[in-house]
RNA sequence: AGAGUUUGAUCCUGGCUCAGAACGAACGCUGGCGGCGUGCCUCAUACAUGCAAGUCGAGCGAGAACGGUUCCUUCGGGGACUUAUUAAAGCGGCAAACGGGUGAGUAACACGUGGGAAACCUGCCCUCGGGUUUGGGACAAGCUUGCGAAAGCGAGUCUAAUACCGGAUAACGUCAUUUGAUCGCAUGGUUGAAUGACCAAAGUAGUGAUACGCCUGAGGAUGGUCCCGCGCCCCAUUAGCUUGAUGGUAGGGUAAUGGCCUACCAUGGCUGCGAUGGGUAGCCGGCCUGAGAGGGUGAUCGGCCACACUGGGACUGAGAUACGGCCCAGACUCCUACGGGAGGCAGCAGUAGGGAAUAUUGCGCAAUGGUCUAACGGCUGACGCAGCAACGCCGCGUGGAUGACGAAGCUUUUAGGAGUGUAAAAUCCUUUCUUGGGGAAGAAUGUCUCUUCGGAGGCUUGACGGUACCCACAGAAGAAGCACCGGCUAACUCCGUGCCAGCAGCCGCGGUAAUACGGAGGGUGCAAGCGUUGUUCGGAUUUACUGGGCGUAAAGCGCACGUAGGCGGACUGUCAAGUCGGGUGUGAAAACCAGAGGCUUAACCUCUGGCCUGCACUCGAAACUGAUAGUCUUGAGUACCGGAGAGGAUGGCGGAAUUCCUGGUGUAGCGGUGAAAUGCGUAGAUAUCAGGAAGAACACCGGCGGCGAAGGCGGCCAUCUGGACGGAUACUGACGCUCAGGUGCGAAGGCUAGGGGAGCAAACAGGAUUAGAUACCCUGGUAGUCCUAGCGGUAAACGAUGGGCACUAGGUGUUGGCGGUAUCGACUCCGCCAGUGCCGCAGCUAACGCAUUAAGUGCCCCGCCUGGGGAGUACGGCCGCAAGGUUGAAACUCAAAGGAAUUGACGGGGGCCCGCACAAGCGGUGGAGUAUGUGGUUUAAUUCGACGCAACGCGAAGAACCUUACCUGGGUUUGACAUGUACUGGAAAGCUACAGAGAUGUAGGCCCCUCUUCGGAGGCCAGUACACAGGUGCUGCAUGGCUGUCGUCAGCUCGUGCCGUGAGGUGUUGGGUUAAGUCCCGCAACGAGCGCAACCCUUGUCGUUAGUUGCCAUCAGGUAAUGCUGGGAACUCUAACGAGACUGCCGGUGACAAGCCGGAGGAAGGUGGGGAUGACGUCAAGUCCUCAUGGCCCUUACGUCCAGGGCUACACACGUACUACAAUGGCCGACACAAAAGGUCGCAAUACCGCGAGGUGGAGCCAAUCCUCAAAGUCGGUCUCAGUUCAGAUUGGAGUCUGCAACUCGACUCCAUGAAGGAGGAAUCGCUAGUAAUCGCGUAUCAGCAUGACGCGGUGAAUACGUUCCCGGGCCUUGUACACACCGCCCGUCAAGCCAUGGGAGUUGGGAGUACCCGAAACCGUCGACUUAACCUUCGGGAAAGCGGCGUCUAAGGUAAGAUCAACGACUGGGGCUAAGUCGAAACAAGGUA
Repeated sequence: AGAGUUUGAUCCUGGCUCAGAACGAACGCUGGCGGCGUGCCUCAUACAUGCAAGUCGAGCGAGAACGGUUCCUUCGGGGACUUAUUAAAGCGGCAAACGGGUGAGUAACACGUGGGAAACCUGCCCUCGGGUUUGGGACAAGCUUGCGAAAGCGAGUCUAAUACCGGAUAACGUCAUUUGAUCGCAUGGUUGAAUGACCAAAGUAGUGAUACGCCUGAGGAUGGUCCCGCGCCCCAUUAGCUUGAUGGUAGGGUAAUGGCCUACCAUGGCUGCGAUGGGUAGCCGGCCUGAGAGGGUGAUCGGCCACACUGGGACUGAGAUACGGCCCAGACUCCUACGGGAGGCAGCAGUAGGGAAUAUUGCGCAAUGGUCUAACGGCUGACGCAGCAACGCCGCGUGGAUGACGAAGCUUUUAGGAGUGUAAAAUCCUUUCUUGGGGAAGAAUGUCUCUUCGGAGGCUUGACGGUACCCACAGAAGAAGCACCGGCUAACUCCGUGCCAGCAGCCGCGGUAAUACGGAGGGUGCAAGCGUUGUUCGGAUUUACUGGGCGUAAAGCGCACGUAGGCGGACUGUCAAGUCGGGUGUGAAAACCAGAGGCUUAACCUCUGGCCUGCACUCGAAACUGAUAGUCUUGAGUACCGGAGAGGAUGGCGGAAUUCCUGGUGUAGCGGUGAAAUGCGUAGAUAUCAGGAAGAACACCGGCGGCGAAGGCGGCCAUCUGGACGGAUACUGACGCUCAGGUGCGAAGGCUAGGGGAGCAAACAGGAUUAGAUACCCUGGUAGUCCUAGCGGUAAACGAUGGGCACUAGGUGUUGGCGGUAUCGACUCCGCCAGUGCCGCAGCUAACGCAUUAAGUGCCCCGCCUGGGGAGUACGGCCGCAAGGUUGAAACUCAAAGGAAUUGACGGGGGCCCGCACAAGCGGUGGAGUAUGUGGUUUAAUUCGACGCAACGCGAAGAACCUUACCUGGGUUUGACAUGUACUGGAAAGCUACAGAGAUGUAGGCCCCUCUUCGGAGGCCAGUACACAGGUGCUGCAUGGCUGUCGUCAGCUCGUGCCGUGAGGUGUUGGGUUAAGUCCCGCAACGAGCGCAACCCUUGUCGUUAGUUGCCAUCAGGUAAUGCUGGGAACUCUAACGAGACUGCCGGUGACAAGCCGGAGGAAGGUGGGGAUGACGUCAAGUCCUCAUGGCCCUUACGUCCAGGGCUACACACGUACUACAAUGGCCGACACAAAAGGUCGCAAUACCGCGAGGUGGAGCCAAUCCUCAAAGUCGGUCUCAGUUCAGAUUGGAGUCUGCAACUCGACUCCAUGAAGGAGGAAUCGCUAGUAAUCGCGUAUCAGCAUGACGCGGUGAAUACGUUCCCGGGCCUUGUACACACCGCCCGUCAAGCCAUGGGAGUUGGGAGUACCCGAAACCGUCGACUUAACCUUCGGGAAAGCGGCGUCUAAGGUAAGAUCAACGACUGGGGCUAAGUCGAAACAAGGUA
């Protein structure tokens, strides 16, 4: 310090997520030791039991028992002393208000900080002054007695005090009056003097000295109380609150100020700088995090506050409104004799409950501290220790050294090896924790003795603890786990699983080769821990003070006026609030930081310093801000002159058009559309002419022209009226800018009332369209549109750009005004100001773009934003007649949603271009019959694959057996086939016979080879056993190879450079041209590669060479005839090498180009024709059944052998073909002309036989030699338009051939039979020249089987205007919400499930308040005829107290009406998510109606 995640990729915006640190934690797995810390965060729930506050006998009275000693005894016991300065209890004093716990309440002077008290208190403690006198009466305890279950309560009687009371004395005390001095911030304070009044006391110990007390003053210290400034959470969907309320006077009350309380008077007080209300919360030092600023938090330790079962109340006291006190009420628990009582762990332990979760009913007062005491000492769950818990931090150990080219095991493997790994073993060494021995510091006090009074010495006191620590013995011995290993993020392989099981923080993994699931091996990280979960901060500059934004990503209010507020021109003086500097006080300690020191180290602890960023006071400075006084003119404004303008309001006028009405002319249609129809019209429309009426809107001018704040404003004239601009002077003197609330204006549509209504036109009706059409189109048509008066207050109210001021290159239009120049003048030109456009630099921007009209550079003010959806919704408030507007959430859900730009793809976008793509033609398919393939069906099986083009006469160049993979049945198991090892044997095959469907089995006969040292070895074959074979079993979505397709389309890329933040672009685009990214020109590109073309084959012309088997012109011979023969080498031909064609030549055109057009020559002319050749890539295209191959599966079977069957089935459907439907034909006869290819397991001639298929036979041929005959055609004849002399299916019969075998299931022949079919609906295919069409021939496969496939030649056309349309393709451009790329994406209703939520008749509960009723205890007030030791008394009584009555006030309780929060609620509303369903097709392309 960043990273992952939106996309095909990119940049940006933006959210989500991760890596870090931390914790009073919890959970999972694991766990050796020690030190120091920490440990109910939840139910402020309920508590059994024990302990946690007592002490003083030197304040007082009284005073046991057990036990012990001793005496007496009737042996039962009794007495004395001791126990005993005792226990328990009592009076009295002090403490109990501290210490300890908890955080419920509290948003407050509660807390923090700094001040104030001249408005106060303070026991114990310290200092100083004075005093401590004289009397009296009681009450507890005790004794007697009563009631009660108990708790407890009385009655009588005795008694003491440092208990209580009276008197005396008394000021430097208090109060009152008079008076002086002095001080202060107001009230006032301090102090002196005088007079008067009033108020005290206690003793105890000691022989004593004296000590400790007591009383009264003054001061101090400590602690507390009150007041004030500032700081201190969320909600405005809480906006108004308040009647003791705000103030005054008087009084009361308090330690003290004060409405603290009361009476009276006044009417105030608080609030947008957030009152009131609601919610939440103890506050702080600090702690965690962070670079900091901040954010979060308030455990342990420390300060303050509040509370003590809940609520109320006072008493005592120096102090409480009192945790272990009291009274009352309430809830709860317990006891009870039912009458009544008792209790309060948020003290320490502990229990139950709650909870994910938090410890021992421990030891000790030895230390520190507290309280009581004169002291000893007592008490002390404060505290010191120990126990439990890896809860945290820190330290240590689980061994160290040596040790192999490296054991075993395990994992993996390409089978060689590699890894675990110096790891282990082995050798040497060491010993923390175990055991034994020794053994602290923490101790100071206390007491005794001595003392020179400073002190010294002796003795005594340790919970922890026989602990820390030290020494010794033994032995590597007893001591390692957890998480992770797809990316982020360090770490990889095998097996299992097969969208299952599961993982997951985000992205995402898993559907048969998972580094992501589970296991294993290995590795990485941390380590007595490791992970997970939760929470906080960080990263997040993702609330932005430091430190963000708002044209299009979320975000500028529709516009203006304007209040508060914020900000504000120039100059001078003063003040000193802000600001800056110095000083003082405070900012507790702890913490933090630094430096030292102490525990072996560290954590931890101690000391010193810093820090504590703050607040207050004080001294100073005066630049800036502010305040104040004064001045100025440039900001702003006023006056004057001038012109421009759809600025606004009102009234009037005008013409064109439309519709309607009247009349004329006139006749059959009009109208409308893509086409129609509805509609109108013979009752006379449309058309046309004349006249009239009505309402609304103002053509041309008209213009990125004008005006207005925006909305908006358009005929002409008049009246009224607002603003801006220009010019030139004068005046005012900062009067300014912005603007939360507020106020006004505000398109269209809508609403209310009244008018008006020509045209247009929601709704509605009809007609069309359509699958439907509640739409688009058409015919009608009502609100409305118009006017008047109101309401409403929203728009893509947009420049998606708030307002103001200033600054920052230009160029070019245009509007208004002015100036200069020119001119007689108008134009023109130059310049200034104000508007309004375009282009463009710097700069800015994510880019697009903006660019003096900023989105640049700055300042001021306002508004607004903080992921998408839910949702501008719900609830609440406000506004509205309503419609609705405004303000405006949450639950839940997703990991994105978005902006700009890029490359593609796509478009019922555009442009250019090509192709048998269309068109123009010719012939077909689709109809028939048959063949063949496929689907389907059937079947024991009908083996398998191929499925739009690019499956379907395809794999298959040929299924009767074989093939064959399928089915049935019969066999077989090292196997039908390969290699190897071991053992046994010497054959096996072939032949014969038998059984069998055969495979096979049995039997017979025959029977090994080579070498040899004769032991044996090798080869071959068979058998047995084992490794293994075998599989047309699965996966073409694991693959190689091969192939199809776009497409023989013209494209696809690279290097360097340049441009861009980048994806990427450029090059490859552009202008021409081409079949072509072919070439030329231009150009920030320059080059290059794969493609194109050419090179190759074939064909067309010629030449050369060669001349057999081919040829025969010339010569010769011969035949019935034939190159038949001699011969020839000319020709054809054969097959090798060459030539030839290159836009080379000419003309035109074109840019002096490339090229195109025309021509010449030429066999051929613009790639001559044909072929081979297929770029980067696409389709997870096809093939595991050609072959190869990973993985998986079968192994007496999914292998293999055999027989028979099947692949040939048949209601149907489709594809591809053949043959036809006839006369351009059929049949019969005669005659003519090919090319290519094949042939010895072969092709086969002549001849003979058969009607024929064919047979017999076998000349010739291993081939330019032989096989070897073309057909259409030509000539002649016949048929005469018909189901025919067409057509040939089907069927019957008879045959031929191949073959082991033609039944299922071959081909062919002959005779007979003679079906459908008379030119084929919608639709659809091929072909542009030697092509289509038509005719035959050959070959592969093959025993046989060809309408198929592949070839060959013969005959041989028609048409192409052209590119609008269909299909496919190329280039450029445009739009895009597509990128699996339009077979895309995507919206809404409905149906299903789940989830949260609004409304809802209501039901239930909570907290707070109001009004009224009732009203405990207690304080206070008041009254009293009751009661009473102290004092007074005239002895009657009084005073005073108690008690009682009443009153004020009031907790709890009750009643009532509301408000509020929450839960539930039949039903209901929408929303979200979900694999997929239904209906449509709204959006994205012109998305098919933008």
Molecule: small-subunit ribosomal RNA
Organism: metagenome